[in-house]
RNA sequence: GGGUCGCUAACUCAAAGGUAGAGUAUCCGGCUUUUAACCGGCAAGUUCUGGGUUCGAAUCCCAGGCGACCCA
Numbered sequence: 001g002g003g004u005c006g007c008u009a010a011c012u013c014a015a016a017g018g019u020a021g022a023g024u025a026u027c028c029g030g031c032u033u034u035u036a037a038c039c040g041g042c043a044a045g046u047u048c049u050g051g052g053u054u055c056g057a058a059u060c061c062c063a064g065g066c067g068a069c070c071c072a
Base pairs, nucleotide, nucleotide: 001071002070003069004068005067006066007065010024011023012022013021018055027041028040029039030038048064049063050062051061052060
């Protein structure tokens, strides 16, 4: 220098153009003499950034950033 893939909650991951979700963790409550375990619940997101297409974009297109791998 060229190519492929990835980026969504604190973490691991879903969501094939129409309300952004789950598990774990945190927090609150229940249970327990207490802790752990277990049970219930709340909260937590600029979907990496900028632009484009569309009535509507996490999703499609373009450019850029970061990371992994391959080639040179």
Predicted 3D model of a 72-nucleotide RNA (transfer RNA) from a Chloroflexaceae bacterium. Lineage of the source: Bacteria > Chloroflexota > Chloroflexia > Chloroflexales > Chloroflexaceae. Its Rfam family is "tRNA". The family's RNA type in Rfam is transfer RNA. The prediction has a mean pLDDT of 81.